A computed fold for an 82-nucleotide RNA from a Candidatus Saccharimonadota bacterium, annotated as transfer RNA. It was read from a public genome assembly. The source organism's lineage runs through Bacteria, Bacteria candidate phyla and Candidatus Saccharimonadota.

RNA sequence: GGCGCUGUGGCGGAAUUGGUAUACGCGCAUGACUCAAAAUCGUGUGGGGCAACCCUUGUCGGUUCGAGUCCGACCAGCGCUA
Repeated sequence: GGCGCUGUGGCGGAAUUGGUAUACGCGCAUGACUCAAAAUCGUGUGGGGCAACCCUUGUCGGUUCGAGUCCGACCAGCGCUA
């Protein structure tokens, strides 16, 4: 240099065919239990904002009524290869 795979909340990881983004788990916050803690159980938990609402799938574009998903370029990581 060429080819392929991967990139989603703080972390892991779903979203099957383009149709509610973040299910589920971990972590964290808080409550119950306990003398106190651990364990267990309940509730909450993407970001911004007082709120209405706005933003968010590596980045920037494109297609579409609608994109995490399809197309292009680029960035990063991994693998194969001359």